[in-house]
């Protein structure tokens, strides 16, 4: 010293949380010893037993008993009593108190037994009474009645140095005696009286100082004060009579409510804040009230009286009693102890003492309750042991830990020795005080300790009796398995937990802390989070709507004087204990002791005199006044105009008007709406006109008249701090609304009515009260906003406007005042932003603010007719709400721009059949998956068995497959038969390995056991890796500077241009990387090279490039050239590029391919790989059959049609890609054909190897047809172990829907789109009409970017950010 938490992220604002340190503590686990503290915080509830205040025979009198003694008596012990002193202390506990109770300093009007000190005096006398005897009443407790006695018990008498009383003379007022020695009317001691003085103690008064609530503002009748009286120890309304009418109070009286005050105590850096347990110091109290009396002292805890409530006792009449004394009980509580011992100290009481009392104290005892201290061992020890956990199986770890050695004895067992704490006192002796007593001192003896045989110490013995508790996601210091799967359960905040949790339980390691560890509560502290030290108020909480002003704060310049504040010195007080330093004693420490220091205070003396202050005494600068001027929707009353609106008359004129987006209610042929002209009527002022002007704010606009208020500007001139703020107070205050009368043209809430609408109490339309105007009142609120109080002073400028003035050379300038904007330096701010009209620097004063939400509510007041205002909580609840700013994202914001995105078209689909694949639903199973775009002819480029992952049945278990050990067997074989659906199962019968020293060794298979294999089981949200999509969309980024506190920005934006973040150009940016474009394939064009299988111009021969020849051509495959806006013209900025030209096979990327930036979507994953996890005679494997092919529907993606650009028939003609040996399969035969039969030829520029639309002749003549071709019957072909479920093809023969398809949509911009045929992968065949190729022919159409969709770049607004498929939210 800070830390975590609001966001995607930032800053600041704020709360809320934690880390610290502390307790009289409680609770949970745990628990050796010792010391020195401490221990009802709750019910000041109640209480059983016992104890806690008695003591004096030297104050009196008796009595019991005992001893002595004939006996009187004497002695010693106990009760009980008269009487003395004490019981007002000690001890407890905080109810009560808010107050002179309590602190702290001073006051004067006052008591005081016991102590100390000095002084004086003690003659003389009397009369009871208690005990005790008698008798007697009551259950008790107690009482009463006679009778005897004593006194240091009571009472007069005397005397009175001092004392009281009084001016004085005078007057009042005492006592008490006992013991010892011992015989002197002695001496000593202990008491008595009387008064003075001290100490200690207590009793009163007074400044000042410490709780909360103003939703407590007013209180007070002994109240204030006087006069007489009276009372007390003593001042005073303390208490009486009477006069007076005061006294207190926003500096908070009076009420309410809570607390006993302090020394200290805790925590803090410190100012402070919390507390007041133990210990000390005061104060109150004693079952709750209440009173007095004894007494030096009480209104008395263990005294009395009385009255309330509780308990007990009673023989029912009546009595006792007060643990907040120490133990102890019960109830209460989370909780708090021995019904111990001891008077040995120490301290009280009483006593001449000796001593006797003390639950004060001092000990022991229980409690880890707390602070100190020791200890559970120390050194060695690596085979890094087992065991545990973990593990990539290799290890790592626990861990020198442990075992094992060997030491040591704090402790502990036993045994012994044994304290200090103890000085009085007593008894001798001695010395002084004359002898004696007796008092003071010395000295010795003897006794004298509750703790306690305790501490301490000696000696054996002995690692032996002794370690736990929290925590390990982040703040926080400590990590991995298993287990559980939003369950269990964890949290002080944030939050963990839905199958791989370091967060939950365990465990193993690890961290903290230690006989303790943690939780819970509560204090301070952090929190500058109430802020004096040391905080704020445009927009986070927060300026009162404004103005006048009281009260209070604050206050120009100069001089003198005082000494209020303020400073110095120095006295006196701040108890003692604590805290701090020093130092001693217990072995150390806790603790205790001794010195010091400090006690920041409050009083008092003495001083200074700058400031402040208060008194005098002066000054203009601050303020105000005269005086000239000036602008103005500033107030208030009144008069007056026009225009427009409406309606009313009257005239012209005819069918509509009106209103909307469109439309109706609506007016109008009973004449509207338009249009003239009259008349009335209220409101309300256009133009001017204006970030122009007045005003304190609200607010104020047609001309005009009178009244009035502020402002500025200008030099002279007066007065002389007259100022500034301003709490309560008062005034004024927009709308709207309320009371009462007027008045009502247009507006126009309520309302009625027409439209939108799913609905429309809304938006629009036609009406339309109240109101909106005037009078007179009330309300008192506003986003009453510049969301900014109000004065004064300083701090750079620029540039408009308004009003004044001065000056100058005067179409303007220039300087200066007040006033309103706007832009900007410094500064300030979290940032926006403000910025001489501060949010800057200060300064004075008032307001106001302390997390959302509950709530500006609820109750109390106060104002109001009312509606309401205006003061303002708390309970519960959140972990945030909240500000400004970034990035993204979205917008039915806004700008620029792409894209077959629309549009323009040319064909489709959706409607019909059939194919397929999907969803549904069926099933034993219909195997799994893929599901907006980007699932659905998709995984699958070939489901009849196989595939096959599924169903149902049969087997199988080291397994269908790999590798390794051990063991037996011994060379891979073959296997007839028997049984089965078939897998397997059995199994006669054959076969017999190599090497070699002949001991023996080596060996595939194979069998049996053990490690392991297998799993299209599970997790694509645990993963690699690959794949989709946005998107071939043009972007996505980084380094350095630079800017911001930051996130971020800038660079990437901007002008311009591109298909392109493509280039150029600009510019606090300069560069760079992934993309884009090049670079790669095919195609188009030419040249070379090289000529089979390919070609055929020129030469032969031929049916045919079939041969022979050539290699010019085509062509084929290699290699180069060619295209770069190179050239030209215009645009454009001299760019960049764009637009035409020329030339060229190709022209601005020539066309097509591959090629896919940062990312996104927990997209997709049954090719494969890998983690966990699951099964293991089964979820693995084999195998037979079945299914994957089901069928009321529903989507999707073809095909094939609906027909004449057509079907058929017949004839003729032109490609490119490709693919072939278990194969292509020629020509030839058969068959109506599908196809056979034979089989040339070809691992191919060579053979399979005919394209088809086209062309050209024929036919059909619009019609469910010579369109269409489904279905069904039949017969057949071929693949194949096998076409039933389930195969393609042919032939006959059947001949369904269907005559161009609703809403919707889906494709394509050129060799594209429609058309046509054709190759191939899969593949025994094929459910392909699918999929990828390849040629033939071969179009329309784009004006154009509003508009529907995806995209891109800028820029706005956001309360989104899981980001508009959101988010927030009335009833």
């Nucleotide at each position: 010293a800070g830390a975590g938490u609001u966001u995607g992220a930032u800053c600041a604002u704020g709360g809320c949380u934690c880390a610290g340190g502390g307790u009289g503590a409680a609770c949970g686990c745990u628990g050796g010893c010792g010391g020195c503290g401490u221990g009802c915080u709750u019910g000041a509830c109640a209480c059983a037993u016992g104890c806690a205040a008695g003591u004096c025979g030297a104050a009196c009198g008796g009595u019991a008993u005992g001893u002595g003694g004939c006996a009187a008596c004497a002695c010693a012990u106990a009760g009980a009593g008269u009487g003395g002193c004490g019981a007002a202390c000690g001890g407890g506990u905080g109810a009560g108190u808010a107050a002179c109770a309590c602190g702290u300093g001073g006051g004067a009007a006052c008591g005081u037994a016991c102590c100390c000190u000095a002084c004086g005096c003690a003659g003389g006398g009397g009369g009871a009474u208690a005990a005790c005897u008698g008798a007697c009443c009551g259950a008790a407790a107690g009482g009463a009645c006679a009778g005897c006695u004593a006194a240091u018990a009571c009472c007069g008498c005397a005397u009175a140095a001092g004392a009281c009383c009084g001016a004085a003379a005078g007057g009042u007022g005492a006592a008490a005696g006992g013991u010892g020695c011992a015989a002197a009317u002695g001496c000593a001691u202990c008491g008595g009286c009387g008064a003075a003085g001290g100490a200690g103690c207590g009793g009163c008064c007074c400044g000042c100082g410490g709780a909360c609530c103003a939703u407590c503002a007013g209180c007070u009748a002994g109240u204030u004060g006087g006069u007489g009286g009276g009372g007390u120890a003593a001042g005073a309304g303390c208490c009486u009579a009477c006069c007076a009418a005061g006294g207190c109070g926003a500096c908070g009286a009076c009420g309410g409510u809570u607390a006993g005050c302090c020394g200290g105590c805790g925590u803090g850096a410190g100012a402070g804040c919390g507390u007041g347990g133990c210990c000390g110091g005061c104060c109150a109290c004693a079952a709750g009230g209440a009173c007095a009396c004894u007494g030096a002292g009480a209104u008395a805890c263990g005294g009395g009286u009385c009255c309330u409530a509780c308990u007990c006792c009673u023989a029912c009449g009546g009595g006792a009693g007060g643990c907040a004394g120490c133990a102890g009980u019960g109830c209460g509580g989370a909780a708090u102890u021995u019904u111990a011992g001891a008077u040995a100290a120490u301290g009280g009481a009483g006593g001449c003492a000796a001593c006797u009392c003390u639950g004060a104290u001092c000990u022991a005892g229980c409690g880890a309750c707390g602070c100190c201290g020791c200890g559970u061992g120390c050194a060695g020890g690596a085979a890094g042991a087992a065991g545990g956990u973990c593990u990539u199986c290799g290890g790592a770890u626990u861990g020198u830990a442990a075992a094992c050695u060997g030491c040591u004895g704090u402790g502990g067992u036993a045994a012994g020795g044994g304290a200090a704490a103890a000085a009085u006192g007593u008894c001798a002796u001695g010395u002084a005080g004359u002898g004696g007593a007796c008092u003071a001192c010395a000295u010795g003896a003897a006794g004298g300790g509750a703790u306690g045989g305790u501490a301490c110490u000696u000696u054996a013995c002995u690692a032996g009796a002794a370690a736990g508790c929290c925590c390990c996601g982040g703040c926080u210091a400590a990590c991995u398995a298993c287990g559980u799967g939003c369950c269990a359960g964890c949290a002080g905040c944030c939050g963990c937990g839905g199958u791989a949790a370091u967060a939950c339980g365990u465990a193993g390691g690890g961290g903290g802390c230690g006989a303790g560890c943690g939780u819970u509560a509560c204090c301070c502290g952090g929190a500058a989070u109430c802020a004096c030290u040391g905080g704020g108020c445009g927009u986070a909480a927060a300026g009162g709507g404004a103005g006048c002003g009281u009260a209070g704060g604050u206050g120009g310049c100069c001089u003198g004087a005082c000494a209020u504040g303020u400073c110095a010195a120095c006295u006196g007080u701040g108890a003692a204990a604590a805290c701090c330093c020093g130092g001693a004693g217990c072995u150390c420490a806790a603790c205790u002791c001794c010195g010091g220091a400090c006690u920041u205070g409050c009083a008092g003396u003495u001083g200074a005199a700058a400031c402040u202050g208060c008194c005098a005494g002066g000054c203009u600068u601050g303020a105000g006044g005269a005086c000239g001027g000036u602008a103005g929707a500033g107030g208030a009353a009144g008069a007056c105009g026009g225009a427009a609106c409406u309606g009313c008359c009257a005239g012209u004129g005819u069918a509509g008007g009106g209103g909307u987006a469109a439309a109706a209610u609506c007016c109008u042929u009973a004449g509207a709406u338009a249009u003239u002209g009259g008349c009335a009527g209220g409101a309300a002022c256009g133009c001017c006109g204006g970030u122009g002007a007045c005003g304190a704010a609200g607010g104020u606009g047609g001309u005009u008249u009178u009244c009035u208020g502020g402002g500025c500007c200008g030099g002279u001139u007066c007065u002389g701090a007259c100022a500034c703020u301003g709490a309560u107070g008062c005034u004024c205050g927009a709308a709207a609304g309320c009371c009462a009368g007027g008045g009502g043209a247009g507006c126009g809430a309520a309302c009625g009515g027409g439209a939108u609408u799913a609905g429309a109490u809304a938006c629009c339309c036609g009406g339309g009260u109240a109101g909106u105007c005037c009078c007179a009142g009330c309300c008192g609120u506003a986003a009453a906003c510049g969301a900014u109080g109000a004065a004064u002073g300083c701090u750079a400028g620029g540039u408009g406007u308004g009003g004044g003035u001065g000056u100058c050379g005067c179409a303007g300038g220039c300087a200066u005042c007040c006033g309103u904007g706007c832009c900007g330096c410094a500064g300030c701010u979290a940032a926006c932003g403000c910025g001489a009209u501060a949010a800057g620097c200060a300064u004075u004063c008032c307001g106001c603010c302390u997390g959302g939400g509950g709530a500006g509510u609820a109750c109390g007041g106060u104002c109001g007719c009312a509606a309401g205002a205006u003061u303002g909580a708390a309970a519960c609840u959140c972990a945030a709400a909240g500000g400004a700013a970034u990035u993204g994202a979205c917008g039915g914001g806004g700008g620029c721009c792409c894209g077959c995105a629309c549009a323009a078209g040319c064909g489709g689909u959706g409607g019909a059949g059939c194919a397929c694949g999907u969803g549904g639903u069926u099933u034993a199973a219909u195997u799994c998956g893929a599901u907006g775009c980007a699932a659905a002819c998709c995984g699958a480029a070939g489901a009849a068995c196989c595939u096959u992952a599924c169903c149902u049945g049969g087997g199988u278990u080291u397994g269908a497959c790999a590798u390794g050990u051990a063991c037996g067997u011994g060379u891979a074989c073959u296997g007839a038969g028997g049984u089965g659906a078939a897998a397997g199962c059995u199994g006669a019968g054959g076969g017999c390995c190599c090497a070699u020293c002949u001991a023996u060794g080596g060996g595939a298979g194979c069998g049996u056991a053990c490690a392991c294999a297998g799993g299209u089981g599970c997790u694509g949200c645990a993963u690699g890796g690959c794949u989709g999509u946005c998107g071939u969309c043009a972007g996505c980024u980084c380094g350095u500077g630079u800017c911001g506190c930051g996130a971020g920005a800038u660079g990437u934006u901007g002008g311009g241009u591109u298909a392109a973040g493509u280039c150029c150009c600009g510019c606090a940016a300069c560069g760079a990387g992934c993309g884009c474009a090049a670079c790669c394939c095919c195609u188009g064009c030419a040249u070379u090279c090289a000529g089979u299988u390919g070609c055929c111009a020129u030469c032969g021969g031929u049916g045919a490039g079939c041969c022979g020849g050539g290699c010019a051509c085509u062509c084929u495959g290699g290699a180069u050239g060619g295209a770069c806006u190179g050239c030209c013209g215009g645009c454009g900025a001299c760019a960049a590029g764009c637009c035409g030209g020329a030339g060229g096979a190709a022209g601005g990327u020539g066309g097509g391919g591959a090629u896919g930036a940062c990312g996104u979507c927990a997209a997709g994953u049954a090719u494969c790989a890998u983690g966990g996890c699951c099964c293991u005679u089964a979820u693995g494997u084999c195998c037979a059959g079945g299914g994957c092919g089901a069928c009321a529907c529903a989507c999707g993606u073809g095909c094939u049609a609906c027909a004449a650009u057509g079907g058929c028939c017949g004839g003729c003609a032109c490609a490119g890609c490709g693919g072939g040996a278990a194969g292509c399969g020629a020509a030839g035969g058969g068959g109506c054909g599908a196809c056979u039969c034979u089989g040339a030829g070809c691992g191919g520029a060579u053979c399979c190897u005919u394209a088809a639309a086209g062309c050209c002749g024929g036919u059909c003549c619009c019609a469910g047809u010579u369109c269409g071709g489904a279905u069904u019957g039949c017969a057949g072909u071929c693949u194949g172990c096998a076409a039933c479920u389930c195969g393609a093809c042919u032939g006959c023969a059947u001949g369904a829907a269907g005559u161009u398809g609703g809403a919707a949509u889906c494709g394509c911009u050129a060799g594209u789109a429609a058309u046509c045929g054709u190759g191939g992968a899969u593949c025994a065949g094929c459910c392909a009409a699918g999929c990828c190729g390849c040629g033939g022919u071969g179009a329309a159409u784009a004006c154009g970017u509003u508009c529907c969709c995806g995209g891109g770049c800028c820029u706005u607004g956001u309360a989104c950010a899981c980001a508009c498929c959101c988010c927030c939210g009335u009833c």

Small-subunit ribosomal RNA from an uncultured Thermotogae bacterium, 1371 nucleotides, folded computationally. The sequence is in RNAcentral, with records from ENA and SILVA. Its Rfam family is "Bacterial small subunit ribosomal RNA".